RNA sequence: UCUUAUCAAGAGAGGUGGAGGGAAGUGCCCGAUGAAGCCCGGCAACCGUCAGUAAGCUUGCUUAUCUGAAACGGUGCCAAUUCACUCAAAGCUGAUGGCUUUGGCAGAUGAGA
Numbered sequence: 001u002c003u004u005a006u007c008a009a010g011a012g013a014g015g016u017g018g019a020g021g022g023a024a025g026u027g028c029c030c031g032a033u034g035a036a037g038c039c040c041g042g043c044a045a046c047c048g049u050c051a052g053u054a055a056g057c058u059u060g061c062u063u064a065u066c067u068g069a070a071a072c073g074g075u076g077c078c079a080a081u082u083c084a085c086u087c088a089a090a091g092c093u094g095a096u097g098g099c100u101u102u103g104g105c106a107g108a109u110g111a112g113a
Base pairs, nucleotide, nucleotide: 001113002112003111004110005109006108007107012040014039015038016037020030021029022028024086025085026084027083041078042077043076046074047073049069050068051067052066053064054063055062056061057060082106087103088102089101090100091099092098093097
């Protein structure tokens, strides 16, 4: 960089640390009743694992947009919907604006290349 899945749920009144943080822009927020980071703690089933079910056949294995278990395997995550909007279309409206829905862009995470 490309492909693909998911993004409305969930997660500490702990220790350390000291001023920042929420991807970008705008806005709006969080923060010395202490930010980031680190440690501990926790959440969660994406991959892997196990069980079941179904299908296939090379009859013991393989596969699955299926169901379930498990966090002592590999990641990931733990304010606010991916905090909101940012481009387009349709509809509504009390109309240089606003609202709703859908799609797109961007981003995050997993898996594969």
Molecule: SAM riboswitch aptamer (S box leader)
Organism: uncultured Mesobacillus sp.